Predicted 3D model of a 531-nucleotide part of an RNA (small-subunit ribosomal RNA, 5' domain) from an uncultured prokaryote.

Context: one part of a larger RNA
RNA sequence: GAUUGAACGCUGGCGGUAUGCUUAACACAUGCAAGUCGAACGGUAACGAUGGGAGCUUGCUUCCAGGCGACGAGUGGCGGACGGGGGAGUAACGCGUAGGAAUCUGCCUAGUAGUGGGGGAUAACUUGUGGAAACGCAAGCUAAUACCGCAUACGCCCUACGGGGGAAAGAAGGCCUCUUCUUGAAAGCUUUCACUAUUAGAUGAGCCUGCGUUGGAUUAGCGUGUUGGUGGGGUAAUGGCUCACCAAGGCGACGAUCCAUAGCUGUCCUGAGAGGGAGAUCCCCCACACUGGUACUGAGACACGGACCAAACUCCUACGGGAGCCAGCAGUGAGGAAUAUUGGACAAUCGAGGCAACUCUGAUCCAGCCAUGCCCCGUGCAGGAAGACGGCCCUAUGGGUUGUAAACUGCUUUUAUAUAGGAAGAAACCUUUCCACGUGUGGAAAGCUGACGGUACCGUUACCAAUAGAAGAAGCACCGGCUAACUCUGUGCCAGCAGCCGCGGUAAUACGGAGGGUGCAAGCGUUAUCC
Numbered sequence: 001g002a003u004u005g006a007a008c009g010c011u012g013g014c015g016g017u018a019u020g021c022u023u024a025a026c027a028c029a030u031g032c033a034a035g036u037c038g039a040a041c042g043g044u045a046a047c048g049a050u051g052g053g054a055g056c057u058u059g060c061u062u063c064c065a066g067g068c069g070a071c072g073a074g075u076g077g078c079g080g081a082c083g084g085g086g087g088a089g090u091a092a093c094g095c096g097u098a099g100g101a102a103u104c105u106g107c108c109u110a111g112u113a114g115u116g117g118g119g120g121a122u123a124a125c126u127u128g129u130g131g132a133a134a135c136g137c138a139a140g141c142u143a144a145u146a147c148c149g150c151a152u153a154c155g156c157c158c159u160a161c162g163g164g165g166g167a168a169a170g171a172a173g174g175c176c177u178c179u180u181c182u183u184g185a186a187a188g189c190u191u192u193c194a195c196u197a198u199u200a201g202a203u204g205a206g207c208c209u210g211c212g213u214u215g216g217a218u219u220a221g222c223g224u225g226u227u228g229g230u231g232g233g234g235u236a237a238u239g240g241c242u243c244a245c246c247a248a249g250g251c252g253a254c255g256a257u258c259c260a261u262a263g264c265u266g267u268c269c270u271g272a273g274a275g276g277g278a279g280a281u282c283c284c285c286c287a288c289a290c291u292g293g294u295a296c297u298g299a300g301a302c303a304c305g306g307a308c309c310a311a312a313c314u315c316c317u318a319c320g321g322g323a324g325c326c327a328g329c330a331g332u333g334a335g336g337a338a339u340a341u342u343g344g345a346c347a348a349u350c351g352a353g354g355c356a357a358c359u360c361u362g363a364u365c366c367a368g369c370c371a372u373g374c375c376c377c378g379u380g381c382a383g384g385a386a387g388a389c390g391g392c393c394c395u396a397u398g399g400g401u402u403g404u405a406a407a408c409u410g411c412u413u414u415u416a417u418a419u420a421g422g423a424a425g426a427a428a429c430c431u432u433u434c435c436a437c438g439u440g441u442g443g444a445a446a447g448c449u450g451a452c453g454g455u456a457c458c459g460u461u462a463c464c465a466a467u468a469g470a471a472g473a474a475g476c477a478c479c480g481g482c483u484a485a486c487u488c489u490g491u492g493c494c495a496g497c498a499g500c501c502g503c504g505g506u507a508a509u510a511c512g513g514a515g516g517g518u519g520c521a522a523g524c525g526u527u528a529u530c531c
Base pairs, nucleotide, nucleotide: 001531004528006527007526008525009524010523013377015375016374017373018372020369021335026333027332028331030330031329032328035078036077037076040075041074043071044070047069048068050065051064052063053062054061055060056059085288087286094213095212096211097210098209099208100207103205104204108201109200110199111198112197113196114195116150118148119147125140126139127138128137129136130135156165157164158163170193171192172191173190174189175188179186180185181184214260215259216258221251222250226248227247228246229245230244231243232242233241263285266282267278268277269276270275291310292309293308294307313324314323315322316321341367343366344365345364349363351360352359353358380411381410382409383408390402391401392400393399394398415472417468418467419465421463425458475520476519477518478517479516480501481500482499486515487514488513489512490511496503497502
């Protein structure tokens, strides 16, 4: 000199933009953070409409009706493995980079072949019953895109090549040409979505390898599933991954083992570079979810807001037993030099579910707080010498300096304040119509073009216009040398200063104050930190 997620002291006008528990992976009150689908299902607790009944106060109350809009609880499907968090552990194929073969992949895209015919349950519900509660138990009833057989099998899997094995589910909208009943419908036709098997792709994931990846030898030997083979088992898959048997191998001064420290990278800081340091925000990967362990479900987890077991802690209890886990967003206590609101909205961008409308979304977008950083702007401009008053200094009736500074005159109004107007960010989506393609017709779907209506957090916004008035807006550090900037006064080795050299013991440009000056400026200094 440059840097910072900074802190402290003094001071503080505006805006934009970014950042904001670096410490205790310490403990947490409260609210919210993952739901959705009635176009899978049986249904109807609540609300509404409609219809009916009763009562009357004649427009209210009450009762009934899943036929309707819808929908609590329940069965079922998909999603809760994403998104969000902090970095404890990890010196490792964890990460980075370059390769590899023995794998899986829901949703999505493309193709091929199907979607036939049956069955038995069960929750909800009802009844009874246990328990303080959490939560159960028994009997009875019922549905499905829940569950299970049968049939079929292009392709698929196994095979000793003879053969063997294995699937499915419907829902919604429209139509009446054919068949059957005849207002019209279905066992019919058609469209869409879904379902089954399989082949490719895409995406995602698992595995293996070369090289690179902190310090210590005051850590020198380490290891027995250890190293390899054969054969079983296991996995989606390779493999001592696991087991039985056999062999005695394997690693190590090119640093094994042990100890300490640490998430890794892109990047960031510094530097001419080589290097050195860091690993906040953002992005990628990894590991973790009170501590330790285990598996279940599933395409995917050994699962932050799932399950089970154990331990610690907190809470409830009728003492028999139960509930919880903010390293999600806010917020509280504690720790600390130190770090924000128990805010708004799903309008935009994603995500989950759904045909869709839509619902959910502390992701996200916004707002609030903080000079924490960066950037821009302002705090006036021009004239004005009686060089005023006052202050300070001196060689003192005077002079110098503060100083064109002020007063005074003229001008301007950025910005703040008060007033009027006022965006872009919105395009999709849904509905209707038209045109084109396609079709025997109709309908539907998809795409394109244009029009109308609905949906705005920010927002008393940005921006812009007019009026007003210099009006509301400057501090901090330093002035012995390094280092830009000097005098007076007080003090008298005292009080004090100090980054280094060093100042102070009666004329201190070095301490305290004042005047003046210098440097930065809404900041300035100090401390810490790295180059």
The full RNA is in RNAcentral, with records from ENA.